The RNA shown here (small-subunit ribosomal RNA) has 1482 nucleotides and comes from an uncultured Pseudomonadota bacterium. Model confidence (mean pLDDT): 85 of 100. Rfam family: Bacterial small subunit ribosomal RNA. Gene Ontology terms of the family: structural constituent of ribosome and ribosome.
[in-house]
RNA sequence: AGAGUUUGAUCCUGGCUCAGAGUGAACGCUGGCGGCGUGCUUAACACAUGCAAGUCGAACGGUAACAGCAGGGGCUUGCCCCUGGCUGACGAGUGGCGCACGGGUGAGUAAUGUAUAGCUAACGUGCCUCAUAGAGGGGGAUAACGACUGGAAACGGUCGCUAAUACCCCAUACUCCUUAUAGUUGAGACGCUAUAAGGGAAAUGGUUUUUUCCGCUAUGGGAUCGGGCUAUAUGGUAUCAGCUUGUUGGUGAGGUAAUGGCUCACCAAGGCAAUGACGCCUAGCUGGUCUGAGAGGAUGAUCAGCCACACUGGAACUGAGACACGGUCCAGACUCCUACGGGAGGCAGCAGUGGGGAAUAUUGCACAAUGGAGGAAACUCUGAUGCAGCAACGCCGCGUGGAGGAUGACGCCCUUCGGGGUGUAAACUCCUUUUAUAUGGGAAGAUGAUGACGGUACCAUAUGAAUAAGCACCGGCUAACUCCGUGCCAGCAGCCGCGGUAAUACGGAGGGUGCAAGCGUUACUCGGAAUCACUGGGCGUAAAGCGCGCGCAGGCGGGUAGUAAAGUCAGAAGUGAAAGCCCACAGCUCAACUGUGGAACUGCUUCUGAAACUCAUUACCUAGAGUCUGGGAGAGGUAAGUGGAAUUAGUGGUGUAGGGGUAAAAUCCGCAGAGAUCACUAGGAAUACCAAAAGCGAAGGCAACUUACUGGAACAGUACUGACGCUGAGGUGCGAAAGCGUGGGGAGCAAACAGGAUUAGAUACCCUGGUAGUCCACGCCCUAAACGAUGUUCACUAGUCGUCGGGAUGCUAGUCAUCUCGGUGAUGCACUUAACAGAUUAAGUGAACCGCCUGGGGAGUACGGUCGCAAGAUUAAAACUCAAAGGAAUAGACGGGGACCCGCACAAGUGGUGGAGCAUGUGGUUUAAUUCGAAGAUACGCGAAGAACCUUACCUAGCCUUGACAUUGAUUGAACCUGCUAGAGAUAGCGGGGUGCCCUUCGGGGAGCAUGAAAACAGGUGCUGCACGGCUGUCGUCAGCUCGUGUCGUGAGAUGUUGGGUUAAGUCCCGCAACGAGCGCAACCCUCGUCCUUAGUUGCUAGCAGUUCGGCUGAGCACUCUAAGGAGACUGCCUUCGCAAGGAGGAGGAAGGUGAGGACGACGUCAAGUCAUCAUGGCCCUUAUGGCUAGGGCUACACACGUGCUACAAUGGGGCGUACAGAGUGUUGCGAUACCGCGAGGUGGAGCUAAUCACUUAAAGCGUCUCUCAGUUCGGAUUGGAGUCUGCAACUCGACUCCAUGAAGCUGGAAUCACUAGUAAUCGUAGAUCAGCAAUGCUACGGUGAAUACGUUCCCGGGUCCUGUACUCACCGCCCGUCACACCAUGGGAGUUGAUUUCACCCGAAAUCGGGAAGCCAACCUUCGGGGGGCUACCGCUUACGGUGGAAUUAGCGACUGGGGUGAAGUCGUAACAAGGUAACC
Repeated sequence: AGAGUUUGAUCCUGGCUCAGAGUGAACGCUGGCGGCGUGCUUAACACAUGCAAGUCGAACGGUAACAGCAGGGGCUUGCCCCUGGCUGACGAGUGGCGCACGGGUGAGUAAUGUAUAGCUAACGUGCCUCAUAGAGGGGGAUAACGACUGGAAACGGUCGCUAAUACCCCAUACUCCUUAUAGUUGAGACGCUAUAAGGGAAAUGGUUUUUUCCGCUAUGGGAUCGGGCUAUAUGGUAUCAGCUUGUUGGUGAGGUAAUGGCUCACCAAGGCAAUGACGCCUAGCUGGUCUGAGAGGAUGAUCAGCCACACUGGAACUGAGACACGGUCCAGACUCCUACGGGAGGCAGCAGUGGGGAAUAUUGCACAAUGGAGGAAACUCUGAUGCAGCAACGCCGCGUGGAGGAUGACGCCCUUCGGGGUGUAAACUCCUUUUAUAUGGGAAGAUGAUGACGGUACCAUAUGAAUAAGCACCGGCUAACUCCGUGCCAGCAGCCGCGGUAAUACGGAGGGUGCAAGCGUUACUCGGAAUCACUGGGCGUAAAGCGCGCGCAGGCGGGUAGUAAAGUCAGAAGUGAAAGCCCACAGCUCAACUGUGGAACUGCUUCUGAAACUCAUUACCUAGAGUCUGGGAGAGGUAAGUGGAAUUAGUGGUGUAGGGGUAAAAUCCGCAGAGAUCACUAGGAAUACCAAAAGCGAAGGCAACUUACUGGAACAGUACUGACGCUGAGGUGCGAAAGCGUGGGGAGCAAACAGGAUUAGAUACCCUGGUAGUCCACGCCCUAAACGAUGUUCACUAGUCGUCGGGAUGCUAGUCAUCUCGGUGAUGCACUUAACAGAUUAAGUGAACCGCCUGGGGAGUACGGUCGCAAGAUUAAAACUCAAAGGAAUAGACGGGGACCCGCACAAGUGGUGGAGCAUGUGGUUUAAUUCGAAGAUACGCGAAGAACCUUACCUAGCCUUGACAUUGAUUGAACCUGCUAGAGAUAGCGGGGUGCCCUUCGGGGAGCAUGAAAACAGGUGCUGCACGGCUGUCGUCAGCUCGUGUCGUGAGAUGUUGGGUUAAGUCCCGCAACGAGCGCAACCCUCGUCCUUAGUUGCUAGCAGUUCGGCUGAGCACUCUAAGGAGACUGCCUUCGCAAGGAGGAGGAAGGUGAGGACGACGUCAAGUCAUCAUGGCCCUUAUGGCUAGGGCUACACACGUGCUACAAUGGGGCGUACAGAGUGUUGCGAUACCGCGAGGUGGAGCUAAUCACUUAAAGCGUCUCUCAGUUCGGAUUGGAGUCUGCAACUCGACUCCAUGAAGCUGGAAUCACUAGUAAUCGUAGAUCAGCAAUGCUACGGUGAAUACGUUCCCGGGUCCUGUACUCACCGCCCGUCACACCAUGGGAGUUGAUUUCACCCGAAAUCGGGAAGCCAACCUUCGGGGGGCUACCGCUUACGGUGGAAUUAGCGACUGGGGUGAAGUCGUAACAAGGUAACC
């Protein structure tokens, strides 16, 4: 410090997720030791038991217990009993001090709290300390105790006795308090000084031989600890906007330690609040802790400070201090005891129990240390504390051994079978002993004594590698890879995502990586997240500028000078507790931990100073702003009036059959006279041309003309004011269209509605009608894609070209030029931007203020509030759900988008298919099997260039199991030939013949073949073409596809390759930020077309000769031909057009613009085809999915489709005669002449291993005869009969021949195919495969031999460019809504059940306060009667709990109901994305 994830890829925006650190944690697996820490986060739930606050006899009366002593008694003479407060001591009691500390918890509390800084002239303070002064004289009680007595108990009652440092009175008291007067200081007096009047103390007690010491009282001071007040800071929510009656203030009184409505009486009507009052929800606050670079964010365990609480609520008493955790009273809930009358209790102290919970410890030891209470002290108490126990809960430290040890054991794993990994790891050898165990010694902590910890830390000795390693992960992020199993199953997953038969992602194993006594997971916090942005973000299109003005508060604000010093800056002082963090040093063996010192605590306050800037204030200025004057511009606004064109309607005239409407129609109007035309009349609405990127207005918006009233802006003049300004939360006004209310108006148009069309449907688009409405007046509504998707204002920052308004200058005086101010457009630099784009009218650079945004959906929705007559508007969530949603640009693909071009693509033609019969292939069906594959184009006369058996893979039946085939192989035999029997055959059985070849040391060995136990293995046309190689089809013989360098762009990419021409062509030329290059095109190759050279047998024959008249022979190689090599064609030449490339025409030429045809197929697409040609990974079968055999099937047949053949006839059929090819093939072959058969064919065998012989008669054609338009002399299917040939075999199931039979069919619907010249059409020939053949197929060959192309509008396909896109498995795309089903959360809901708060009324405990006896009373006074004073009952105010009624808020449930979300392939349509087929959207 970043990374993954939206896309085909890119940049951006933006969310989600991860890597880090942390925890009072929990869970899973595992676990050796020690040190230091930490340990109910949940039920402030309930608690058994024990302990946690006592102490003082030196305050007191005393003596229940213990001990001692003294006396007495008993006697078992060392024990028991009794007596004595005599002593040590001491239960209970009086009294003093403490119990308000320490310890716990965080319920409440959003301020009566906390933090920081102040104030207290408005206060208190026991114990401690300092100072001064004092303590004189009296008195009366009371507990304990005793007696009697009530009660179950708790606890009492009456009478009697008694003490004090308990209580009371008097005296004294300058200082104290109260009141008054005078003076004084001061801003202010309750200060100080003086005087007067009044009031107020005490324990001479305890101890002691004495001194002392400890106490007591008053006053003043200190210290400590508190009370009160102020300022600032300290959560969320405005879907809480108004709150308040002791409320705000005053006067007086009361009360308090003290101020104060703290309380009361009276008076006034205030006080708080948008800087958030009041309400609701949540929460103890801080030092700190965690995180972070920091700023921040989160948090508030342990330790420390403060606060609050002590079963719940209320209350006071005592006291220096409490409204009191282990005190009191009352009420309530709960628990316990009870004799039923009444009582007792409060673990949020330490342990512990139950419960809750994912979860948190011992009913331990000790007061040895530190500290606290009491005491003079000894000492006592102390669950504070110090220690120990439990827990890997955390941090830190140590160990589980060290060295050597194989080109490397076993095992396991992998393997290309060679080997590799585990791995120096182990074994083995040597060594060590931290730890462990055992034994012995043994601290510090303790200043005199005293040690719980603890026989602990530590030390020594002995034993012996001995006692000690796991967990997670290994697809990317993220370090670490293989095998097996599984087969979208089981499962994993933090995100992206893995798993559908080769999973580095699931489970196991081997190996590896990381950490390590731990490792992972879960939860939570911060970080990364600049993802709430102060540091440090944005708002044209990604989320985001209010529709637009005016304007209160607020924020900000021109120039000069002075003053002041609030902000600001500097210095100093105080404070910022300690601990913690940081630095240094030090102590435990190190570290954690701890100690000492420093720094820091960024803050607050006070004082002093500075005066630049901001603020404040004073005086001035004119540049901002405004006023004035002048002449112009304008659809600016409101009101009134006027006009013409047009539509419609009415009336009348002319006139006759249609009009209207559409893509085409129909509804509709019209013979009752329409439409057309003429005239007149009526009425409403809108204002052609001018008209424009124009003008005006804040926006919405504004358009005939005239008038009236009126707002604003610009320009010029520069007279006046003197900062008067900008923005603007709330507020207020305006605000298109639609809509609403009332009343008018209504020509045209036109939601709804009706009809006609279209359509599968058509509640639409189109047409005919048509009502609200549109118009006017008044009143509402207040929203728009209210858009420049761009808030307002100011300043600055290159230009150029228009246009509107005003002004100035110039001259040549114009329909001129230049300059300038203001508006409005285009283009464009710097700069900005993610890009697109913006660019002086900014989206640039700065300033001010306001508004708004923070992933998509849910949702601008629900609830609540406000507004509205309503419609609705405004404000505005959550649950749940997804990992994206989005912007701009790029490359493609696509478009019922555009432009250009090409192709038998259309058109123009010719011939077909689709109808018939048959052949053949396919589907389907059937079957025991009808083997398998191929599936739009690019499957279907395809694999198959040949299924009767074989082939053959299928079925049935019978057999074989190392196998039909390969390698190794013990054994035996040469091989081999052959007979008979059984069987459908495979096969099985019984025989016969035969002994070979090479080497040899003669023992034997070897080659080949056969037999063959056992075992490795063979075998598979079994699966996967979606694991593959190879081969192939197709786009497409289309002209494209790319690269290097450079340049442009943030980038994907672009450029080049686009443009202008040209071409069959990315062919070439020109231009150009491109320059070059590659694969394709073309050419090079083959065939044909012309010529030449060479060579002439089997070919040829011009001339010569012979001839059986046949190039047959001699001869020849001229010609044809054969087959090798050359030549030839290049837009080369001419004319013309063009810059050029090139085009058009012509000449010559066998051939002319690629001469014709072929081979040749770029990058790639279709997971195209093929595991059944072959090869091959993986999987599967192994007496069978392998192998052999026989028979059957692949040839089935209601039917559907494709490809063909033959026809339907006269351009023909038939008969007879007759002419002319090319290319192939042949020895298991082609097979001549000849003979036989009507024929298929047979007999026979010449010749030929082929330019020699044979197949081999080519056919259409030509000549002639016949048929005469018909189901025929067309057509030949089908069937009967007879044959031939091949073959082991012709039934299923061959071909051919002959005789007979003579079906459909008379030119073929919708639709569809091929072809541009030696082509189509037509005619025959040959070959491969092959015994034969289903061939009408396929592949070649030649013969005869056309028609047409105006042209590119349209269909199809393709190419290039532009464009749109929400598509990118790419339009066979994407995608919307209803309905149906399942699940989830949520709104409404008659109501119902709780909780909280509040108001009114009733009741009113305890208690303080007030009143208060006729009841009661020791201290003082007394005239002895009483008085004073006090107490109690009782009464009143306040008030907790409780009751009744109302209200508000909130939560749960709720029949039914609304929408929303999610879900595999459901239904209906096709709304959006392309002009999405009616442009979309608000």